[in-house]
RNA sequence: UAGAGGAUGCGAUAGAUUAAGAGUAUUAUAAGUGAGGAUAAGGAAUUCGUUGAGCUUAUAAGAAAGGAAUCGUCGCCGAAAUAUAUAAAUUUUCCUGGGUUUAUAUAUUGGGUUUAUGUUGAAUAAACAUAAGACUGUUAUUGAUAAAUAACCCAAUUUAUCAAUAAAGAGCUA
Numbered sequence: 001u002a003g004a005g006g007a008u009g010c011g012a013u014a015g016a017u018u019a020a021g022a023g024u025a026u027u028a029u030a031a032g033u034g035a036g037g038a039u040a041a042g043g044a045a046u047u048c049g050u051u052g053a054g055c056u057u058a059u060a061a062g063a064a065a066g067g068a069a070u071c072g073u074c075g076c077c078g079a080a081a082u083a084u085a086u087a088a089a090u091u092u093u094c095c096u097g098g099g100u101u102u103a104u105a106u107a108u109u110g111g112g113u114u115u116a117u118g119u120u121g122a123a124u125a126a127a128c129a130u131a132a133g134a135c136u137g138u139u140a141u142u143g144a145u146a147a148a149u150a151a152c153c154c155a156a157u158u159u160a161u162c163a164a165u166a167a168a169g170a171g172c173u174a
Stems, first nucleotide, its partner, number of pairs: 001174003006077001009076005015071004026061008036048003041096004080109012110136002113133008138167012
């Protein structure tokens, strides 16, 4: 420098379709109740509200976001993910604090999968973390079998297959 692992390899996508979100939020009308609401949390400020806030019931109408699946496209093989710290941006009018995104540094994880627990989530989907199980790829060691290395036997070397053990991607092959 170029490649390999894979029966769901990793990630992105304001490309299309679909399910769920959900008959939820919300709006209107009617009735009841009666002082709070705007605001995930707290404080301040502003503003709305007895000319009825908010809540409950009934009727009518009725979404969206994040996340997910399939196909397509693109980038790749520390692909990528997680935790901590720092910096910036953003999130309600401001502050504290929390959340989200990006970048850097350190640490961990070979890969996917099943089960259990926990967190996030509307969710029994999915993601993440931990633990255990089997599967799978790479390398090393040991053992067995087969073939080759001038003939026979033994031994040795190389290649291939199988089994066992161990290790980690800053690895492995050319």
This is a predicted structure of a 174-nucleotide RNA (Lysine riboswitch aptamer) from a marine eukaryotic metagenome. The prediction has a mean pLDDT of 78. The model forms 100% of the base pairs in the Rfam consensus.